[in-house]
RNA sequence: CCCUUAGAGUUUGAUCCUGGCUCAGGAUGAACGCUGGCGGCGUGCCUAACACAUGCAAGUCGAACGAAGCACUUUCUGCUCUUCGGAAUGGGAAGUGACUGAGUGGCGGACGGGUGAGUAACGCGUGGGUAACCUGCCUCAUACAGGGGGAUAACAGUUGGAAACGACUGCUAAUACCGCAUAAGCGCACAGUGUCGCAUGACACAGUGUGAAAAGUUUUUUCGGUAUGAGAUGGACCCGCGUCUGAUUAGCUGGUUGGUGAGGUAACGGCUCACCAAGGCGACGAUCAGUAGCCGGCCUGAGAGGGUGGACGGCCACAUUGGGACUGAGACACGGCCCAAACUCCUACGGGAGGCAGCAGUGGGGAAUAUUGCACAAUGGGGGAAACCCUGAUGCAGCAACGCCGCGUGAAGGAAGACGGUUUUCGGAUUGUAAACUUCUUUUCUUUGUGAAGAAACAAAUGACGGUAGCAAAGGAAUAAGCAUCGGCUAACUACGUGCCAGCAGCCGCGGUAAUACGUAGGAUGCAAGCGUUAUCCGGAUUUACUGGGCGUAAAGGGAGCGCAGGCGGGACUUCAAGUUGGAUGUGAAAUGUCAAGGCUUAACCAUGGCACUGCAUCCAAAACUGUAGUUCUUGAGUGGAGUAGAGGUAAGCGGAAUUCCGAGUGUAGCGGUGAAAUGCGUAGAUAUUCGGAGGAACACCAGUGGCGAAGGCGGCUUACUGGGCUCUAACUGACGCUGAGGCUCGAAAGUGUGGGGAGCAAACAGGAUUAGAUACCCUGGUAGUCCACACUGUAAACGAUGAUAGCUAGGUGUGGGGGGUCUGACCCCUUCCGUGCCGGAGUUAACGCAAUAAGCUAUCCACCUGGGGAGUACGAUCGCAAGAUUGAAACUCAAAGGAAUUGACGGGGGCCCGCACAAGCAGUGGAUUAUGUGGUUUAAUUCGAAGCAACGCGAAGAACCUUACCAGGUCUUGACAUCCAACUAACGAGAUAGAGAUAUGUUAGGUGCCCUUCGGGGAAAGUUGAGACAGGUGGUGCAUGGUUGUCGUCAGCUCGUGUCGUGAGAUGUUGGGUUAAGUCCCGCAACGAGCGCAACCCCUAUCCUAUGUUACCAGCGGGUAAUGCCGGGGACUCAUAGGAGACUGCCAAGGACAACUUGGAGGAAGGCGGGGAUGACGUCAAGUCAUCAUGCCCCUUAUGUCUUGGGCUACACACGUACUACAAUGGUCGGCAACAGAGGGAAGCGAAGCCGUGAGGCAGAGCAAACCCCAGAAACCCGAUCUCAGUUUGGAUUGCAGGCUGCAACUCGCCUGCAUGAAGUCGGAAUCGCUAGUAAUCGCAGGUCAGCAUACUGCGGUGAAUACGUUCCCGGGCCUUGCACACACCGCCCGUCA
Repeated sequence: CCCUUAGAGUUUGAUCCUGGCUCAGGAUGAACGCUGGCGGCGUGCCUAACACAUGCAAGUCGAACGAAGCACUUUCUGCUCUUCGGAAUGGGAAGUGACUGAGUGGCGGACGGGUGAGUAACGCGUGGGUAACCUGCCUCAUACAGGGGGAUAACAGUUGGAAACGACUGCUAAUACCGCAUAAGCGCACAGUGUCGCAUGACACAGUGUGAAAAGUUUUUUCGGUAUGAGAUGGACCCGCGUCUGAUUAGCUGGUUGGUGAGGUAACGGCUCACCAAGGCGACGAUCAGUAGCCGGCCUGAGAGGGUGGACGGCCACAUUGGGACUGAGACACGGCCCAAACUCCUACGGGAGGCAGCAGUGGGGAAUAUUGCACAAUGGGGGAAACCCUGAUGCAGCAACGCCGCGUGAAGGAAGACGGUUUUCGGAUUGUAAACUUCUUUUCUUUGUGAAGAAACAAAUGACGGUAGCAAAGGAAUAAGCAUCGGCUAACUACGUGCCAGCAGCCGCGGUAAUACGUAGGAUGCAAGCGUUAUCCGGAUUUACUGGGCGUAAAGGGAGCGCAGGCGGGACUUCAAGUUGGAUGUGAAAUGUCAAGGCUUAACCAUGGCACUGCAUCCAAAACUGUAGUUCUUGAGUGGAGUAGAGGUAAGCGGAAUUCCGAGUGUAGCGGUGAAAUGCGUAGAUAUUCGGAGGAACACCAGUGGCGAAGGCGGCUUACUGGGCUCUAACUGACGCUGAGGCUCGAAAGUGUGGGGAGCAAACAGGAUUAGAUACCCUGGUAGUCCACACUGUAAACGAUGAUAGCUAGGUGUGGGGGGUCUGACCCCUUCCGUGCCGGAGUUAACGCAAUAAGCUAUCCACCUGGGGAGUACGAUCGCAAGAUUGAAACUCAAAGGAAUUGACGGGGGCCCGCACAAGCAGUGGAUUAUGUGGUUUAAUUCGAAGCAACGCGAAGAACCUUACCAGGUCUUGACAUCCAACUAACGAGAUAGAGAUAUGUUAGGUGCCCUUCGGGGAAAGUUGAGACAGGUGGUGCAUGGUUGUCGUCAGCUCGUGUCGUGAGAUGUUGGGUUAAGUCCCGCAACGAGCGCAACCCCUAUCCUAUGUUACCAGCGGGUAAUGCCGGGGACUCAUAGGAGACUGCCAAGGACAACUUGGAGGAAGGCGGGGAUGACGUCAAGUCAUCAUGCCCCUUAUGUCUUGGGCUACACACGUACUACAAUGGUCGGCAACAGAGGGAAGCGAAGCCGUGAGGCAGAGCAAACCCCAGAAACCCGAUCUCAGUUUGGAUUGCAGGCUGCAACUCGCCUGCAUGAAGUCGGAAUCGCUAGUAAUCGCAGGUCAGCAUACUGCGGUGAAUACGUUCCCGGGCCUUGCACACACCGCCCGUCA
């Protein structure tokens, strides 16, 4: 310089980090599911080295040999027939044969083929060595082959046995076997010379002695034989290095280690043996256990690595299991032998036979793996002189989508965007140029013809594959598409079904009635003759980190020191060359990989050449660095000298204070203890107090983030002994250093053993309390123990949760111990070394934080970590008297566990503040009766909803029918109501009968309408009938919704933009100091601004002014009455209706910060928000409401719809809420007094006067659509009388009788009146509500609803208080801060037991 290196989901409310789990990629000798057109090239028992039927897989040579058979020829001969030519047949001899099988003999069966059981080994890989070796066939060279001999199979005969297989006698051959001769050369022995080697030693030369050879065959050429040497090939042995896991395997070893001698081997060697010695291996992992054939390679990976060893190639091992040798050049031999064992088979029971891990094939095992094929044509192998024979090696074919590669299932045009499907907001969209249709092509397919290369040798002959590949022609779109997925990761979405079911799922997770996640369909996406799933490996995973991680709090520093081995190590010079670097050589087999070019139409595949194979070895060179050896130096380290501080250690002695106990004195009734008590002690004299004594333990003050020590730890004083540190000096040594696995030593408290001691304290234990319980906390006692001596234990949050050593890197400020300087000196000050703290910059960190005492930047060494739980558990081992300690797993299970920080919520945390929150007060509720609502119960039904505050006089501003939704009975079915169609008829209305009514039947007394008209009719509206679309539902879901409401809360908060800070969630602003009712305002501030809220703007009310003046008003003037604004008139007043003014901390003083603001004052009707109302931020409660209304989805459709009568919602052992009325004298009753309001309502209405009635009310009907008339008399109040504290002249429930009103109708079930009756109740337990001023309390009035019905609700005015010291406490809320394992947010989370 170039190339290469990709991530995502999942812990949280959110964030950053740590950390695990999971996914996307590639690969496979694969299997399974669905599907399947063709071809080429490969591959195919991974399991039972389990058992095997059948066939084949190793034979060949007659040119080594004898004999036999067969065929033929020649010859001799016998017999039969004869046409006399001959024919057929038998025997003997000789010969020929490319004939046949057995035997002797030779060569080959040690190759080829299979498998991976064993093996952790010189087995394999790589590189060397053999001076310690062998090698048939092959090649080359030299020399030679003379002459003999004796057997034996076959064969024949006899014979044993079921068989396999033998035994005996006799005959015979050889290239079978054996002597003799010869020896160029060879071997051995002996003693020499020369050369060489790392050593034993090797080689060459010459000498003597000695030993061993041979075969023939063929017609010929040939081919063989013997000896020796050389080569080539193949093998044998030895060595360096490398080669899995376990230390919960630490010691192993007797031929073991070595020596001498001998034997054995091709050869070295304890290989074997005799003797001698006592060695050998091991923490650099011996031995033992487990697992495994090794490699080239293959898969993956950026690489480094990790995994793997199927096919192909090399090596090894094995051949049913174990052992053994024989033959041979070679074996301890897959298709040889012997023995033993198991199994199978045959048997006449005596005995025999067998070995598919060769090719096919069978059974079995298994998720799973093929044909009992063809051929020796090619390549190769064995035999042969050759022809040739053999060859399940091999070449081919068959089966299998098992893999890789290639091709096809058509191409172009074609919009009415067809039909159908799906969906829909009903318009459409999509499937989709897709199809149909037109034109074209023929890879593939079918048929026919032709037809190879592979064959090489010389003329010939020779092809399993195969009539295959290829080529040509014809036919015809004809024969050919599936699989998975569609929530995110991850490309691709809708509908229906289902309803935490059925199911899915790799992780997170989907499914409980609107599922893009289940199932189906349509559509889409991806790949494609395949596609998915499962399994395994690598990757991602920097998640074992060599490249390339960590250890304060996430997992992780050993409790501390000393120290053997090991690792690392200061300055200078020199040596060597082990490491290191460079060069050269050899090797790293081939195949594979890669690059280039080539051959099959392409590719896969095959072939050629180059490179690579990062390694090992040898040689040469360099000398910087490390190392080695030597010399030297002083700065690291140590020694000496001079000083110095200290709770450093060990031992002995001494001291005072205090507690307890004992003795004595004084003294008397309690003491003690607690939140409060009790147990306990005490009249036998305690506690208290005084004196004396005993004994043990601990050492107040000084005392200090002060000192010392390695850590644990060390504290009265004195003495003795003793360790270490620091400072100064620079005399000495001269790297002597650092770290440190094992090892050794020390090591708090508790605990253990033995012996002492024992005052106080105090586990266990006892008693008393507390409590639901209290095996605790509290109290009274109290034993081990705590103390001493000597042993043991060896652990702690043994912590700075921070290993040791060395160096470097801003400062500031304390403190302890030294030195130096300035200074006359004590201080002060400056400087330096060693300790010990705080703050802080750079840097670092996930953040918190650390920051010269590092958690910064470097170097060395050690310990430790690798998700949570199981578990520091089990087993084993070691240690221990025991308790226990050290070492230390797995099964199984989860998708998290965790760290730091953030925002909330929460706290029986803190601070500040507010509220009728408490307190201070007033009046109540809870007790009684009644009313009303609710629960419960009951019922045919007692319709439904509301449920802490925030349901319960709530929906309901008013259930006798209706309402009404509920129940019983009776009806209707296009319907009580809406739209559409057809026919008919105006509509409407009246009465009759039956019925409980709805309805049904039948009669028409009436009544005939509007628009157009060509007068036939048509139309609108309405009714009846009919058919179907549809109506209808107070049926479900308020957890599918809209709207609306409650609540926190009229609390003061809730947010945003930009900027800044933080990796980020977030923070800041909004916090702080004041102040306010208020995030109200002021000041400050990395913030500056803004929005929704607060306040103001709106309404009512309190004062005044102006305008207007009826139905309101009446001061002055006039008139009139018994009296009254009654009248004229007035516009002053009240009042009404409008419009204005006024209040703003504007003024003064004080406080405050010269602010905001607060306090006081003046003026003012009103003063600091004047009083009241309307107004309700972001949000919370899946809060309420599907029964106001609207509405999605689901459900009912002769009923869950509709109509109707009656009943019910009003029940009643009981419980609760809210109210009324009371319990009485601040009162009741009676009488008197025209005492004084405000706000309302009125036409199907309010209803006056008058009359009747005790009264409710009736008759009556004036006036009034209202500042006019009416409801309408306000009441409490005031004056007087009476009652005199009682169940009453209180209280009025209940009940009886008699009435009134409304209404179709008051039985269930209305209200009112009169008379009579006269219940509980004498102020209310625990508990609890409201209210701060025109308020509470009290008094009445009106209205809505409504035919009638209020103790309820909503308003109105009258009379009209008490109290607030204050914020400790209860409740609720706001702000800041702190803790947190909560976030569904404390009604949280979570632990244990039981089921």

Predicted 3D model of a 1395-nucleotide RNA (small-subunit ribosomal RNA) from an uncultured bacterium. Model confidence (mean pLDDT): 84 of 100. The RNAcentral record of the sequence draws on Greengenes.